[in-house]
RNA sequence: GGAGUUUUCCGAAUGGUCGCCGGCGGACGGCUCGUCCGUGCCGCCGGAGGAAAGUCCGGACUCCGCAGGGCAGGGUGGUCCGUAACACGGACACCGGGCGACCGGUGGAAAGUGCCACAGAGAACAGACCGCCGAGGCAGGCCCCAGCGGCCUGCUUCGGUAAGGGUGAAACGGCGGGGUAAGAGCCCACCGCUUCCGUGGCGACACGGAAGGCACGGUAAACCCCACCCGGAGCAAGAUCAAGCAGGGAAUAUGGACGGCCCGUCCUCACGUUCCCGGGUAGAUCGCACGAGGCCGGCGGCAACGCCGGUCCCAGAGGAAUGACCAUUUUGGGGCCUGGGGGAGCAAUCCCCGCAGGUACCCGGACAGAAUCCGGCUUACAGGAAAACUCCCCCU
Numbered sequence: 001g002g003a004g005u006u007u008u009c010c011g012a013a014u015g016g017u018c019g020c021c022g023g024c025g026g027a028c029g030g031c032u033c034g035u036c037c038g039u040g041c042c043g044c045c046g047g048a049g050g051a052a053a054g055u056c057c058g059g060a061c062u063c064c065g066c067a068g069g070g071c072a073g074g075g076u077g078g079u080c081c082g083u084a085a086c087a088c089g090g091a092c093a094c095c096g097g098g099c100g101a102c103c104g105g106u107g108g109a110a111a112g113u114g115c116c117a118c119a120g121a122g123a124a125c126a127g128a129c130c131g132c133c134g135a136g137g138c139a140g141g142c143c144c145c146a147g148c149g150g151c152c153u154g155c156u157u158c159g160g161u162a163a164g165g166g167u168g169a170a171a172c173g174g175c176g177g178g179g180u181a182a183g184a185g186c187c188c189a190c191c192g193c194u195u196c197c198g199u200g201g202c203g204a205c206a207c208g209g210a211a212g213g214c215a216c217g218g219u220a221a222a223c224c225c226c227a228c229c230c231g232g233a234g235c236a237a238g239a240u241c242a243a244g245c246a247g248g249g250a251a252u253a254u255g256g257a258c259g260g261c262c263c264g265u266c267c268u269c270a271c272g273u274u275c276c277c278g279g280g281u282a283g284a285u286c287g288c289a290c291g292a293g294g295c296c297g298g299c300g301g302c303a304a305c306g307c308c309g310g311u312c313c314c315a316g317a318g319g320a321a322u323g324a325c326c327a328u329u330u331u332g333g334g335g336c337c338u339g340g341g342g343g344a345g346c347a348a349u350c351c352c353c354g355c356a357g358g359u360a361c362c363c364g365g366a367c368a369g370a371a372u373c374c375g376g377c378u379u380a381c382a383g384g385a386a387a388a389c390u391c392c393c394c395c396u
Stems, first nucleotide, its partner, number of pairs: 001392010012329007020047007027039004031034001049367001053378002056376005061234004073230005078092005093106005107225002112223002114219003129165002131161013173191002176188003192214001193212008238286004247277006255267004293312008330365005335359005340353005
């Protein structure tokens, strides 16, 4: 200098003008005079994200349910650790890929069942198409010791074989040697596999040894098996206050009937009026912004993370605020100027440049918008920055 890998961070800045939402203070107005209510008013303070998104996991919180056990259903899946918890993270193990930094994958297919297109002879207690080998028959040719002989070639029948060819994603251990008519774990060495033992490790697993001639295709996001986990609904959860309407209760003047009078009962005015009560709709308030919180430092741990100390307070709507414009700067691209380099041409000159500097002339600055909160995952994203590491080339 070039090519990469992994992780982290930023997501234009400052000022002005006009608006929007929330809080606090004031001003004005109102009444039931209060830590009250209202407002086209004034001032100050605060006001989106790394993903606020998808709503895919996990939790907090709330209400309902719940003795315990089992079934059904759902989820997770190498091991250990971290965590409130996790389909998350860290470290490690094994397998695969990459020269490498690094990346991807992960229970069980030697319990059972199902499925495996096409091609192929045969696809899961498999199979014999070509080929190879043996025996017999027929035909032809050659040989001579002339026989019911030998050899070769072709066709055919029966048998052996699984080396070689061919098909396929996959063909019932691999490779070499022995062996054989040809072959074959038929036998042997090595490798692989299975079982057992020993050693190391918390463990996944690793290493070593012995035995066995080898049995075991793939698929579990097919059923299934094994281990572990899981009660349901969700802030429109839920709680408090509480108009109107409907419901329940009490009281209720005058006149009249019964009656000697009082009390009482009944009728009418009266399905009225007044007061009270519970549940509770509209509506209002709380839940709801101090939290598994941010930042800094120390300690423990390889790390994820944990503990301790200090410090900070940081949106809160409910048809849903966080915006618009201007100026300066910034940043990306283009244009222009100067320089440099290269090319064409005899030359004047023309053309090119993933190069350097300047210029503010033109265009652009993404994805996206909180709604109970938090931890993750996934997806979207103009442009930019940093750190660590790897490989190649050059110079010293």
Overview:
The RNA shown here (Bacterial RNase P class A) has 396 nucleotides and comes from a Polyangia bacterium. It is recorded under the gene name rnpB. The model forms 95% of the base pairs in the Rfam consensus. The prediction has a mean pLDDT of 77. Lineage of the source: Bacteria > Pseudomonadati > Myxococcota > Polyangia. Its Rfam family is "Bacterial RNase P class A". Rfam classes the family as a ribozyme. Rfam describes the family as follows. Ribonuclease P (RNase P) is a ubiquitous endoribonuclease, found in archaea, bacteria and eukarya as well as chloroplasts and mitochondria.